The RNA shown here (FMN riboswitch aptamer (RFN element)) has 121 nucleotides.

RNA sequence: GAAGUGCUUCAGGGAAAGGUGUAAUUCCUUAUUGGUGGUAAACCCCACGAAAUUACUAUGGUAAUUAGAACAAGUGAAAUUCUUGUGGCAACAGUUAAAGUCUGGAUGAAAGAAGUAGUUU
Numbered sequence: 001g002a003a004g005u006g007c008u009u010c011a012g013g014g015a016a017a018g019g020u021g022u023a024a025u026u027c028c029u030u031a032u033u034g035g036u037g038g039u040a041a042a043c044c045c046c047a048c049g050a051a052a053u054u055a056c057u058a059u060g061g062u063a064a065u066u067a068g069a070a071c072a073a074g075u076g077a078a079a080u081u082c083u084u085g086u087g088g089c090a091a092c093a094g095u096u097a098a099a100g101u102c103u104g105g106a107u108g109a110a111a112g113a114a115g116u117a118g119u120u121u
Base pairs, nucleotide, nucleotide: 001121002120003119005117006116007115008114009113010112016030017029018028019027031101032100033090034089035048036047037046038045043088044087051066052065053064054063055062056061070086071085072084073083074082092104093103094102
């Protein structure tokens, strides 16, 4: 230096004002947010994670399926990532009325990040 194991810590942001209405932080107008790894720096390129369903199970989990969105121009060796312009998307359950932003599962779990201690080479 490399591989692998154990342990510890960390690991998701955002609704304010006005309008309509019996009723909306859910509709309309304006506002506002963007997990992890890869790659020229990415919410919308590739992959992963959270959720649900089904099957199996040693009840710890494992596998499969389902669930979202971008174009144009410019710079450059290289950008669907930067710059400019114009767009689009956002699980499940709940609710006096339809939710990315409210409440809840969740003081959870986890992609992964950092640290540390052995082991092998």

It matches the Rfam family "FMN riboswitch aptamer (RFN element)". Rfam's curators write: The RFN element is a highly conserved domain that is found frequently in the 5'-untranslated regions of prokaryotic mRNAs that encode for flavin mononucleotide (FMN) biosynthesis and transport proteins.